Background:
The prediction has a mean pLDDT of 82. Predicted 3D model of a 1521-nucleotide RNA (small-subunit ribosomal RNA) from bacterium (Candidatus Gribaldobacteria) CG_4_10_14_0_8_um_filter_33_9. Lineage of the source: Bacteria > Bacteria candidate phyla > Candidatus Gribaldobacteria. It matches the Rfam family "Bacterial small subunit ribosomal RNA". The sequence is in RNAcentral, with records from ENA and SILVA.

RNA sequence: UUUGAGAGUUUGAUCCUGGCUCAGGAUGAACGCUGGCGGCGUGGAUAAGGCAUGCAAGUCGUACGGGAACGCACAAUUUUGCGCAAGUAAAAUUGUGCGUUUUAGUGGCGAACGAGUUAGUAACACGUAAUUUACGCACCUUUGACACGGGCAUAAUUCGCCGAAAGGCGGACUAAUUCCCGAUAGUCCCGCUAACAUCUUCACAAGAAGUUGUGGCGGGUAAAGGUUUUAAGCAAUUGAUUCCGGUCAAAGAGCGGAUUGCGGCCUAUCAGCUUGUUGGUGAGGUAAUGGCUCACCAAGGCUAUGACAGGUAGGGGACGUGAGAGCGUGACCCCCAACGGAGGCAUUGAGAUACGGGCCUCACACCUACGGGUGGCUGCAGUCGAGAAUCUUCGGCAAUGGGCGAAAGCCUGACCGAGCGACGCCGCGUGCGGGAUGAAGGCCUUCGGGUUGUAAACCGCUUUUAGCUGGGAGAAAGUUUUGCGCUUUUUGCGUAAAGUUGAUAGUACCAGUUGAAUAAGGGGCUGCUAAUCACGUGCCAGAAGCAUCGGUAAGACGUGAGCCCCUAGUGUUAUCCGGAUUUAUUGGGCGUAAAGAGCCUUAAGGCGUUUUUUUGGGUUUUCUGUUAAAUCUCCAGCGCUCAACGUUGGAAUUAUAGAAAAAACUAAGGAAAUAGAGGAUGUUAGAAGCCAGCGGAACAUAUGGUGUAGGGGUGAAAUCCGUUGAUAUCAUAUGGAACACCAAAAGCGAAGGCAGCUGACUAAAACAUUCCUGACGCUGAUUGGCGAAAGCUAGGGUAGCGAAAAAGAUUAGAUACCUUUGUAGUCCUAGCUGUAAAUAAUGGACGCUGGCUAGUGGAAGUGUCGACCCUUUCACUGGUGAAGCUAACGCGUUAAGCGUCCCGCCUGGAAAGUACGACGGCAACGUUGAAACUCAAAGGAAUAGACGGGGAGCCACACAAGCGGUGGAUCACGUGGCUUAAUUCGAUGGUAAGCGAAGAACCUUACCAGGGCUUGACAUGCUAAAUGAAAGUUUAGGGAAACUUAGACCUCCACAAGGCAUUUAGCACAGGUGCUGCAUGGUUGUCGUCAGCAGGUGCUGUGAAGCGCCUCCUUAAAUGGACAAACCUGCGAAACCCUCGCUCUAUGUUUCAAGUAUCAUAGAGGACUGCCGCGGUUAACGUGGAGGAAGAAGAGGACGACGCCAAAUCCGCAUGGUCCUUAUGCCCUGGGCCGCACGCGUGAUACAAUGGCUGGUACAAUGGGUUGCCAAGUCGUAAGACGGAGCUAACCCCAUCAAAACCAGUCUCAGUUCGGAUUGAGGUCUGCAACUCGACCUCAUGAAGUUGGAAUCGCUAGUAAUCGCGGGUCAGCUAUACCGCGAUGAAUAUGUCACUGGCUCUUGUACUCACCGCCUGUCACAUCAGAAAAGUUGGUAAUGCCCAAAGUCUCUCUCGCGAGGGCCUAAGGUAAGAUCAGCAAUCAGGAUGAAGUCAUAACAAGGCACGGGUAGGGGAACCUG
Repeated sequence: UUUGAGAGUUUGAUCCUGGCUCAGGAUGAACGCUGGCGGCGUGGAUAAGGCAUGCAAGUCGUACGGGAACGCACAAUUUUGCGCAAGUAAAAUUGUGCGUUUUAGUGGCGAACGAGUUAGUAACACGUAAUUUACGCACCUUUGACACGGGCAUAAUUCGCCGAAAGGCGGACUAAUUCCCGAUAGUCCCGCUAACAUCUUCACAAGAAGUUGUGGCGGGUAAAGGUUUUAAGCAAUUGAUUCCGGUCAAAGAGCGGAUUGCGGCCUAUCAGCUUGUUGGUGAGGUAAUGGCUCACCAAGGCUAUGACAGGUAGGGGACGUGAGAGCGUGACCCCCAACGGAGGCAUUGAGAUACGGGCCUCACACCUACGGGUGGCUGCAGUCGAGAAUCUUCGGCAAUGGGCGAAAGCCUGACCGAGCGACGCCGCGUGCGGGAUGAAGGCCUUCGGGUUGUAAACCGCUUUUAGCUGGGAGAAAGUUUUGCGCUUUUUGCGUAAAGUUGAUAGUACCAGUUGAAUAAGGGGCUGCUAAUCACGUGCCAGAAGCAUCGGUAAGACGUGAGCCCCUAGUGUUAUCCGGAUUUAUUGGGCGUAAAGAGCCUUAAGGCGUUUUUUUGGGUUUUCUGUUAAAUCUCCAGCGCUCAACGUUGGAAUUAUAGAAAAAACUAAGGAAAUAGAGGAUGUUAGAAGCCAGCGGAACAUAUGGUGUAGGGGUGAAAUCCGUUGAUAUCAUAUGGAACACCAAAAGCGAAGGCAGCUGACUAAAACAUUCCUGACGCUGAUUGGCGAAAGCUAGGGUAGCGAAAAAGAUUAGAUACCUUUGUAGUCCUAGCUGUAAAUAAUGGACGCUGGCUAGUGGAAGUGUCGACCCUUUCACUGGUGAAGCUAACGCGUUAAGCGUCCCGCCUGGAAAGUACGACGGCAACGUUGAAACUCAAAGGAAUAGACGGGGAGCCACACAAGCGGUGGAUCACGUGGCUUAAUUCGAUGGUAAGCGAAGAACCUUACCAGGGCUUGACAUGCUAAAUGAAAGUUUAGGGAAACUUAGACCUCCACAAGGCAUUUAGCACAGGUGCUGCAUGGUUGUCGUCAGCAGGUGCUGUGAAGCGCCUCCUUAAAUGGACAAACCUGCGAAACCCUCGCUCUAUGUUUCAAGUAUCAUAGAGGACUGCCGCGGUUAACGUGGAGGAAGAAGAGGACGACGCCAAAUCCGCAUGGUCCUUAUGCCCUGGGCCGCACGCGUGAUACAAUGGCUGGUACAAUGGGUUGCCAAGUCGUAAGACGGAGCUAACCCCAUCAAAACCAGUCUCAGUUCGGAUUGAGGUCUGCAACUCGACCUCAUGAAGUUGGAAUCGCUAGUAAUCGCGGGUCAGCUAUACCGCGAUGAAUAUGUCACUGGCUCUUGUACUCACCGCCUGUCACAUCAGAAAAGUUGGUAAUGCCCAAAGUCUCUCUCGCGAGGGCCUAAGGUAAGAUCAGCAAUCAGGAUGAAGUCAUAACAAGGCACGGGUAGGGGAACCUG
């Protein structure tokens, strides 16, 4: 000094890393929509592209000659008038002189300023600070001195000539402040001298050489007049004088030239550059130093502190932004530079290599008589072009400033003003007050209302602005004339009076007058981000800064209404800063997110121990100068009505130079020290390296012996070996490679790496003791060296193993995994390569900071016969952990802690470690290393789930053990499919399929065909009309019926008004089994009667979350117990409820002949691990036993947590939205839902003797019944009929209530006396109606089927199995279904390895739509950008050679003018290259793209763990070594 804000977006969620995006400010802006006024600013950023037209630099007559005009004077001539004439008057012309005005030319000054632009320039160009003893200067100021005598020309003019023009040539004349010569000369210049002084070099004693100044001598260089007044003179002229000029010299002011230190862009994929180059001597040149130029001599100079090269660029004051540090920019204004169509050159001049001067070359444009000429807006306006884009061919010199002039004055597109543009900043206005029926209209609505909204209308007021009328500044200072005063006269100065000067502009400002009159838009409204509703649309149209929105209820699209923000503006686009600590100096990182080089060594560099001394470079303090002005900030003011704007004064920042101090730190020099480092001495351990020799086991091969049929190999096999004798076994020999046990978290080494034993050589380390050196140290861009495996070259070697290759398997395929062979290679020697997940994913060095424990190598101590052990300490290797750190995981004296030093590396993903270039390599390749396009993420750690062909534990008719089935046959039912006018609809793995449907002949019925109706079959209300004889019932006709026509019967209430009802017409509306179950309610299925699910408080964690609910025991159970940072609680489990089983009590109808009883109804008791033994933790509990009707939940039922499946249902019902409305509604007849090559599901009946048939004899329970159940009795073979008692039911009936069973007989293994389908005939019953399409009865007929493949279902006890009975729906029934009831009544469970499902814990994860997940690569298609590419086109810079304009310099000739050469050189030509771009057939890779092909490589043990390097192979991911 008062100054710093964040948000969205990766995930199921979290923390972190990290990018992308937004909110702010700014602009010489542009674009969209809109637009009232004023002030002040600002306006060609692109094509330094081309320019028509006008203007932008002239002025001086007091420098000069001449010309012109006018006036005056004089003279002459002519004419006219008068006059006889002389003459006079007038006019004209000519001449001379003078005056005033003017000006083409000569001459002087100016034109080098002012104005414009930013092309070039990376440089002493700029900025800043210095230097010039190495310099210049016109105009201006001051001082001193001077201006004498002569002379030659030339323009103008005139004459002649050439040319279209521009212009030029020749003859003649002339002036000057033009030019030339001479004189004069001081403090000017040059040369000589060396008396004095100074300085430098050599020497270091003397002296020598040189420089400079003063002095002396000699030589040289100047000049211009004009004007005023006056005196003399006839005049010319001369003298004096005024002012303006001229010359020389000195000084000043100001301006300029030159030199130097320092400062400010990118690229190393630019590493070497340089020959006038670096220096010297001499000369030339310049105002001046200097290789500036030349001759000669020497061989230097620059560079990693970035030379050279390439790209880009005017620099600064300043401007924008920012808390600042910074970052970006260089419009307007100021300073400097450079440029003037491109390039070169000189001349003039004080100054130029000259924007509106010259010469030459080139390009372009114009004129032309074709011969030749002319031009340069990057001055002001203006025009074309290109572009998103940038103004008037204005007024004036009134002011300020400039040039010239003595002055008046002239010139001035500098400047002052006006005009155009909302381009910017600032200010003002579009009214103010009242006004509720809260108007109308619009919009929304829950239909009540709300909102627009005091807004409007209406009433009152005001007049800024605008219009009209009138008045009206300041910007003016000067200048001219006159008077006066001062000065020595003039001049000058001062003063007074008078005259006179304004483009802007009758402007600012003031007054009057009219009247709310003349004046509001743009953007936004999902979040960030202030502000929302309705309709339309329906992943379409569209939006979007990011996240994203839109697939029928869009606050995100479009429109409307309302609201929000800003306001004459408002949004968008572009660019810059900020946010971004996202390049981190302030102020970041590198174990796993991007990031430590594979390791060591070392030159430069950076950093560095203790004490003392000196210096004062850095550092600190003070002072001085500078840092132009303007700007920014602050302070105090002033002027425009305020503000913007302008203006006065002050402060202040930063930097730099100089001066004076200080001496702590740092640095430098000197002197010492020993704690760092090193050396010596003595020991020690070790797979440290290299060379040589030796050894045994195994293996292979060969030979021989024994021996016989197999061996080998695998999940299982085969290829393969073997009767020519394998495998096995014994003996011998040969060969190569590797070294079991010891062996270890062990040891050594810098890393890679190192292992049998012995020896030689070499290196490093640790410990101990004293001694020595004396900072010798640390790090380390570049450099040098080492560097696994694979690979390469040459030569050896080759037992085993083994890329490639060949076979066998596996497989859908199998270029793989498995098997049999097997080549390179693996081994050795010599060389190359130089990479690895070369990892501890952790660079090196030093210091500091609690511990515990284990191991290795020393030393000391104690102790022992000795050793181990023990204590202390040094070095090394591990484990666990305080503090601390960390995003977390984790690290933690071996730091990822706390500090210091040095190096390397990182800055979103992907493209890509790729392309191009360069370097290295024999090659393979390595090192260095981008961009375009593209995405909004990619990523790390941890969390909860889910999943795993991960693990552990546990449960269940899950398996196993059993019993019986299904799957085969026939039939029934359901479904798919097919068919159909329709075969209505829904249900579709488990969790659809004898399901909705507890009952489709009509009805049902939703479907189809046909016929009808249209306020409707049904509800409410309104209007109008008609009628109470309408409607209804009934008869007849028509019709398939609905319906319709005709007749008959009937005839509302009320005194009235009217009500009620019906019909007709119309309006609101009804109606819909139409759609959406993915808009919903309700209900339901399923996991699953599985044991889970959740909360409060607390604790842990940055957080998501975790603990609780884990662990152990136990249970059917999250059931209970123990422990424990948990303690409680809720929903579930259990219990409560119902049924059954035992007992008791009460009651007693319709039960019983009667009475206990049975039975029924209602209630109570009983069972709780209560008791005993054993086990268990003394627990929970388990197990066995007693008693008991029942024993460990006694059996069964109802009851279904949080949730999952967008599960099912809009056709049960309800319901949002949507659709239909003479039809998708309603009525009717007939048909269909029953249709049949076929598949599937659920059942029934069977296949028979444990049976069929016949006869006989027994034993139930639940239920139902008045539109009903129906008895007795009679008829019929039967179905049934007649009949009618009883019963509204413990009473009567169904119903003798059963059937299996049992007894007796028969059948005798057969497609049968099994089985009953199918079919024929005849009947019965229900019903308007049995054809499609009912059931039943009788007789006849008598299919398939002889126990069922793969597969699969149910069941654990009164269960399965077998047997019958009842009920609902219902006129009847397709019921073999469903729901119940009883009768008879088993077998088995060793158990949890494996199948299915589930629970808990744990592990991995790249999954979270959660494995039906994710995801890789080739191929095919489309698009895009970049690379390569035969070539081709163009630019840039430079080099060599050729040619060479103008021009300076120089040479020759010439009296001169001039002519001709020479050196250099712009442009041009040419040659070979370099470099940067454009185009390109084709080619390879990359990226992107809702639904393509082939596989499935990765993520789980991903089904062969994955990955890195390397080599080979393969459609591809990949496979193998």